A computed fold for a 689-nucleotide part of an RNA from a marine eukaryotic metagenome, annotated as large-subunit ribosomal RNA, domain II. The RNAcentral record of the full RNA draws on MGnify. Model confidence (mean pLDDT): 84 of 100.
Context: one part of a larger RNA
RNA sequence: GCCAACGAGUUAGCUGUAUGUAGCAAGGUUAAGGGGGAAACACCCGGAGCCGAAGCGAAAGCGAGUCUUAAUAGGGCGAAUAAGUUACAUGCACUAGACCCGAAACCAGGUGAGCUUACCAUGGGCAGGUUGAAGCAGUAGUAAAAUACUGUGGAGGACCGCACCAGUACGUGUUGCAAGACGUUUGGAUGACCUGUGGUAGGAGGUAAAAUGCUAAUCGAACCUGGAGAUAGCUGGUUCUCUCCGAAAUAGCUUUAGGGCUAGCCUCAAGAUUUAAUCUAGGGGGGUAGAGCUCUGUUAAGACUAGGGCCCUUGUCCAGGGUACCAACUCUUGACAAACUUCGAAUACCCUUUUGUACAUCUUGGGAGUCAGACUGCGACAGCUAAGUGCCGUAGUCGCAAGGGAAACAGCCCAGACCCACAGCUAAGGUCCCUAAUAUAUACUAAGUGGAAAAGGAAGUAAGAUCACUUAAACAGCCAGGAGGUUGGCUUAGAAGCAGCCAUUCCUUUAAAGAGUGCGUAACAGCUCACUGGUCGAUGUGAUUUUGCGCCGAAAAAGUAACGGGGCUAAGUAUAUAACCGAAGCUUGGGAUUUCAUCAUUUAUGAUGGAGUGGUAGGAGAGCGUUCGUAUCUGCGUUGAAGUCAGACCGUGAGGUCUGGUGGAGUGAUACGAAGUGAGAAUGUUGGC
Numbered sequence: 001g002c003c004a005a006c007g008a009g010u011u012a013g014c015u016g017u018a019u020g021u022a023g024c025a026a027g028g029u030u031a032a033g034g035g036g037g038a039a040a041c042a043c044c045c046g047g048a049g050c051c052g053a054a055g056c057g058a059a060a061g062c063g064a065g066u067c068u069u070a071a072u073a074g075g076g077c078g079a080a081u082a083a084g085u086u087a088c089a090u091g092c093a094c095u096a097g098a099c100c101c102g103a104a105a106c107c108a109g110g111u112g113a114g115c116u117u118a119c120c121a122u123g124g125g126c127a128g129g130u131u132g133a134a135g136c137a138g139u140a141g142u143a144a145a146a147u148a149c150u151g152u153g154g155a156g157g158a159c160c161g162c163a164c165c166a167g168u169a170c171g172u173g174u175u176g177c178a179a180g181a182c183g184u185u186u187g188g189a190u191g192a193c194c195u196g197u198g199g200u201a202g203g204a205g206g207u208a209a210a211a212u213g214c215u216a217a218u219c220g221a222a223c224c225u226g227g228a229g230a231u232a233g234c235u236g237g238u239u240c241u242c243u244c245c246g247a248a249a250u251a252g253c254u255u256u257a258g259g260g261c262u263a264g265c266c267u268c269a270a271g272a273u274u275u276a277a278u279c280u281a282g283g284g285g286g287g288u289a290g291a292g293c294u295c296u297g298u299u300a301a302g303a304c305u306a307g308g309g310c311c312c313u314u315g316u317c318c319a320g321g322g323u324a325c326c327a328a329c330u331c332u333u334g335a336c337a338a339a340c341u342u343c344g345a346a347u348a349c350c351c352u353u354u355u356g357u358a359c360a361u362c363u364u365g366g367g368a369g370u371c372a373g374a375c376u377g378c379g380a381c382a383g384c385u386a387a388g389u390g391c392c393g394u395a396g397u398c399g400c401a402a403g404g405g406a407a408a409c410a411g412c413c414c415a416g417a418c419c420c421a422c423a424g425c426u427a428a429g430g431u432c433c434c435u436a437a438u439a440u441a442u443a444c445u446a447a448g449u450g451g452a453a454a455a456g457g458a459a460g461u462a463a464g465a466u467c468a469c470u471u472a473a474a475c476a477g478c479c480a481g482g483a484g485g486u487u488g489g490c491u492u493a494g495a496a497g498c499a500g501c502c503a504u505u506c507c508u509u510u511a512a513a514g515a516g517u518g519c520g521u522a523a524c525a526g527c528u529c530a531c532u533g534g535u536c537g538a539u540g541u542g543a544u545u546u547u548g549c550g551c552c553g554a555a556a557a558a559g560u561a562a563c564g565g566g567g568c569u570a571a572g573u574a575u576a577u578a579a580c581c582g583a584a585g586c587u588u589g590g591g592a593u594u595u596c597a598u599c600a601u602u603u604a605u606g607a608u609g610g611a612g613u614g615g616u617a618g619g620a621g622a623g624c625g626u627u628c629g630u631a632u633c634u635g636c637g638u639u640g641a642a643g644u645c646a647g648a649c650c651g652u653g654a655g656g657u658c659u660g661g662u663g664g665a666g667u668g669a670u671a672c673g674a675a676g677u678g679a680g681a682a683u684g685u686u687g688g689c
Base pairs, nucleotide, nucleotide: 001689002688003687004686005685006684011096012095013094015093016092017091018090019089020088021087022086023085024084027051028050029049033045034044035043055062056061065077066076067075068074099237100236102234106227107226108225109224110223111222117201118200119199120198121197122196123195124194125193126191128160129159130158131156135152136151137150138149139148140147164188165187166186169184170183171182172181203219205215206214207213212221240623241622242621243620244619245618250263251262252261253260254259264370265369266367267366268365269364270363271362272361274358281352282351283350284349290343291341292340296337297336298335300333301332302331303330305327307326308325309323310322311321312320373398374397375396376395377394378393379392381390382389403414404413405412418591419590420589421588423587424586425585429581430580431579432566433565434564438578439577440576441575442574443573444572450568456552457551460549461548462547463546464545465544466543467542468541469540477535478534479533480532481531483508484507485506488502489501490500514529518527519526592613593612594611595610596609597608598607599606600605601604624678626675627674628673629672630671631670632669633668635667636666643662644661645660646659647658648657649656650655
């Protein structure tokens, strides 16, 4: 891992409540116990007690009333409006382990020191080599000592190093030889050394050269048994079928936030009976969007002019004058606001009315689940007008929704799957090929734009608008001119159109020519422009501007990789027309089922018609199958039961029936009853492979 078997809403209660069935009914009913009988148990007593038929008050008590009170007032609770009770079944609740498995822990009583820690008693062990303390002796030395040397001697938590003890570093091993080993290497090795045997100390404890270490592979509190099925607002699991309906992820409160309670939303029953949504008409309140600036604040420019600053005059004050300083009020023009409003919608909401017959609404009762929501569009807030962000409102989808489209893609677009069909029509989206289905017309785009992006930039291109010049010849090109006063004045070494400064940047000759547009020189010179003439000859030239589609701006990491691919100049974009394809949508044919209406009757069925039949949590209904019991079939069975293998058939399904093989002794149908009643999941349990 697979297979098989086992494996989870049970049982109890003189409990409560609701529904159903049955008995009796203003009543209903027995409990313990007794009698009878005994295999089980049925029958007969037993009225204690309980519930109901009357309530109110704390109570005495009174009573269709009563309590409060001084009250006959008012008010509270009642009656008038009257059905219960017992049994059984089912749903739910409560109390119990209470659907099942699961802690870490807590407490009690015991068992452990054959591992290990410390201690006690009694034994044992330490090859070999080295060093050479004290003491002693001799010699030297001294007044005597001290002291020195030589020898002797044999000390030491001394040295090297086996056994023994330890476990430093690396490697191997890592389903190992081993739940700590093996190899090499290493530390101690006469000591606080190692070790045998026996003993002492225990869990709120012991022991500890102290590491929370050790206390039998277990230690921040051992192990065993018991309390015990501890508790678990937590995780996991919870077993057959079909049918009808079908949620929530919100509010309030909560030592509450991943839990609960009540309400909301779902379901079932009984009742109300047009009350719902929607629509018509009428009537309401509002202060949002917008707008505006009257108020509250903010704010740009100007005018006017208080006040202030600065300067001048006056010896000082007062007073006067000036001011490209600041500036209130007022006026003109122009703006901003969630906490501004002289104004002010659309929607929404409320009331009345018309319409409206729907799995609509309302009431009472039984049963729930839900309280982590997600994204998208719109309206706000927080944030960076960041987030696949957070938080509200509103609508949708997903959640609980399959199908078609978006290449793929819960939340986007289309559309809601009862079953069958090799029939038809459409939606979104598509129609060159992959891939079902296409053509036409008129424009645009040249960028593979389409098939990612901004500020900004550009004689891209198409269509307009306005203005100017133009056969009295424009624009561009070519030819020619472009002068004089004058080198204007100043400045400067110089400054002559052209370093810089100044100016009433003037006058003259002219077809025209600036006290000069650019290059240039040290300064001149030189080239050129403006301006003028000629040549040429045009539905032309120039400027500004509005749109359509394009261009640049445009750099990322494994490989094109920003059309799904091929590929496309349309098979791109815009407008228009006519077709087609395309879904579980709609239609068509057949079938099943729910519900309503009508009709019929076999009164729970049939026919016809209408409307339905996606579904998680969940509510409701109807069934299948397993084991056992009772009754019936005076069922079936060695002429072959159950089980098992294969095939066929029937049923919407759970399942059922038949035939054949195998098997070798039990077993079924119908009705009712009772449950150890259905397995794929629980790191499920046991067994097998």